Predicted 3D model of a 484-nucleotide part of an RNA (small-subunit ribosomal RNA, 3' major domain) from a metagenome.
Context: one part of a larger RNA
RNA sequence: UGACGGGGGCUCACACAAGCGGUGGAGCAUGUGGCUUAAUUCGAGGCAACGCGAAGAACCUUAUCCUGGACUUGACAUGUACGGAUUAGUUGGUGGAAACAUCAAUGACACUCUUUGAGUGGAACGUGCACAGGUGCUGCAUGGCUGUCGUCAGCUCGUGCUGUGAAGUGUCGGGUUAAGUCCCUUAACGAGCGAAACCCCUGCUGCUAGUUGCUAACAGGUAAUGCUGAGGACUCUAGCGGGACUGCCGGUGUCAAACCGGAGGAAGGUGGGGAUGACGUCAAGUCCUCAUGGCCUUUAUGUCCAGGGCUGCACACGUGCUACAAUGGCAAUUACAAAGCGAAGCGAUAUCGCGAGAUGGAGCAAAUCGCAAAAAAAUUGCCUCAGUUCAGAUUGCAGUCUGCAACUCGACUGCAUGAAGUUGGAAUCGCUAGUAAUCGCGUAUCAGCUACGACGCGGUGAAUAUGUUCCUGAGCCUUGUACA
Numbered sequence: 001u002g003a004c005g006g007g008g009g010c011u012c013a014c015a016c017a018a019g020c021g022g023u024g025g026a027g028c029a030u031g032u033g034g035c036u037u038a039a040u041u042c043g044a045g046g047c048a049a050c051g052c053g054a055a056g057a058a059c060c061u062u063a064u065c066c067u068g069g070a071c072u073u074g075a076c077a078u079g080u081a082c083g084g085a086u087u088a089g090u091u092g093g094u095g096g097a098a099a100c101a102u103c104a105a106u107g108a109c110a111c112u113c114u115u116u117g118a119g120u121g122g123a124a125c126g127u128g129c130a131c132a133g134g135u136g137c138u139g140c141a142u143g144g145c146u147g148u149c150g151u152c153a154g155c156u157c158g159u160g161c162u163g164u165g166a167a168g169u170g171u172c173g174g175g176u177u178a179a180g181u182c183c184c185u186u187a188a189c190g191a192g193c194g195a196a197a198c199c200c201c202u203g204c205u206g207c208u209a210g211u212u213g214c215u216a217a218c219a220g221g222u223a224a225u226g227c228u229g230a231g232g233a234c235u236c237u238a239g240c241g242g243g244a245c246u247g248c249c250g251g252u253g254u255c256a257a258a259c260c261g262g263a264g265g266a267a268g269g270u271g272g273g274g275a276u277g278a279c280g281u282c283a284a285g286u287c288c289u290c291a292u293g294g295c296c297u298u299u300a301u302g303u304c305c306a307g308g309g310c311u312g313c314a315c316a317c318g319u320g321c322u323a324c325a326a327u328g329g330c331a332a333u334u335a336c337a338a339a340g341c342g343a344a345g346c347g348a349u350a351u352c353g354c355g356a357g358a359u360g361g362a363g364c365a366a367a368u369c370g371c372a373a374a375a376a377a378a379u380u381g382c383c384u385c386a387g388u389u390c391a392g393a394u395u396g397c398a399g400u401c402u403g404c405a406a407c408u409c410g411a412c413u414g415c416a417u418g419a420a421g422u423u424g425g426a427a428u429c430g431c432u433a434g435u436a437a438u439c440g441c442g443u444a445u446c447a448g449c450u451a452c453g454a455c456g457c458g459g460u461g462a463a464u465a466u467g468u469u470c471c472u473g474a475g476c477c478u479u480g481u482a483c484a
Stems, first nucleotide, its partner, number of pairs: 001484002003481003007478007015468002019431005026322008034313002042053002065308007074131001078130006089106007109121005133297002136295003142291002144286003147282001149280001154193006160169003173184003199274004204242007214231002218229003245268001248262005324424001328383005340371003345364002350359003390421001395416007437460007
């Protein structure tokens, strides 16, 4: 100087407390362990692995993961030597599971020359040599990227001063703050990386603009509708501005920083949300994104193909979904979003089908058309507390769609079937406001889908705390130490 302490002081945080809703019990989905297997590819492992890499495993993907069939200058790159004009490619036949092998037909660029034709050159092809290749090993050789403490308030430097020195001071103390934020004091005076601000979205408003959006006034028209003329008022769209700064008032405070209350205001003390992650820690993660040292491999640990596997099931754990019902279930009727996506696409009206869907094709590269009649909710009726008109697993039959192909192994529909489950032990998780809870909608990946996942969007919309004794984690100061 650090680290540590079941030492002390101060402070903070959904850390506890106060509340609300979960997990742990059931069924299913999904990941992991284990077991099994010819193979169940690999990685990730307390927090910070386990709906994680994977924003899509039927083939492909896919990976020596397995079984089998093939190739050896190779699926891919560059160089070089030689070869020959039958190229290559396309189509067809045969063998084969395919890869591939083989046969036939067709078939070719530029330039020059006496245009029938010949020659030359490049590309391509073949043979050989250098070499290619490796999702093989090492993340404890590395770069890059990432997680974590933690959006915590810290981490340092120059000069000066103190100390023999390692070092200290500044960065401590008194206040204050979300903050090493600011003020005062002060052998320190300044500065840098962080904090804050600058950036984006959102909340109020002015100006400009008015189509594909809007419709107050005027006119026309309809069964009805901004439907039409028209208009820029309103909503909205999207560009430039304004607005909030403790600016004003009162009190407290060291004539300070600041705090408390109030006014005005759409908004008040960081308005709300996002992006932004200091010096470092964990030899944290990744050599399976990529790059890369070293090692290993080279008729194989490389390459191509078919089929299988990654989906296997006595079990254990994590994360979720659906429920156990009456604040409900079913039926009928019927209002109100936002944000997205669309050309090998979205696909309307119409017709057919109980339905999934099919036929068909208007319009739309989209503020115009479509996905898309949003859903929960409210109203009315039935059910009247039961393993039920709850719940929907499982199973049977019949179908739809995608796709060469749904057996292993897809999703969905109809009819039938109708399991466990009556609120969950010890324990444990999330959340402080448009939040929790609850409800639906969209997107990426994507032929289809295992999505109940992930990421967004809006609708309805609470309760509780204003405390710091305790548990957990963190920051500052101080103290002890047999530790470095």